Predicted 3D model of a 73-nucleotide RNA (transfer RNA) from a Pirellulaceae bacterium. The RNAcentral record of the sequence draws on ENA. The prediction has a mean pLDDT of 81. Rfam family: tRNA. Rfam classes the family as a transfer RNA. Its family is annotated with triplet codon-amino acid adaptor activity in the Gene Ontology.
This record gives sequence, structure tokens and C1' cells, in this order.
RNA sequence: UGGCGCGUAGCUCAACGGUGAGAGCAGCGCCCUUAUAAGGCGCAGGUCGUGGGUUCAAUUCCCACCGCGCCAA
Repeated sequence: UGGCGCGUAGCUCAACGGUGAGAGCAGCGCCCUUAUAAGGCGCAGGUCGUGGGUUCAAUUCCCACCGCGCCAA
């Protein structure tokens, strides 16, 4: 430098272009227990990498850039 893939909650990841973006773990509160763990119930936590474009409507499609990984040189 070129090609491909990825970027969504603290972590690991979902989400046929369609109303309010979710799950598990972690965190906090309560229940249970002599107590802890396990288990149950609930709560909080998101600029969907950034900026444009297409569309009635974009996390989703297109472009550029930024970051990470792999491959080639």
C1' cells in the first nucleotide's frame, strides 16, 4: 500500500429496512439461607465507531474516514 472481515451495555454477542435496540455474564436492591454459595424476583446501564448519502423510515443498504484482526506485497 492492496484485499477480506469486524466495530451494538463493563465483558461475550444477537437484532427480515418498520412502532419503544435485546440476551447471557458482571453490577445494585429484595426474597430465600444460621451464614455464604446456588436459586428466585426486580432495577440500572447504549451518541448502535465518526461523518455524509439513499429512503416515508437506517443498528441494518451505499460512500469516505477512524480503530482492530487476518492475508498478500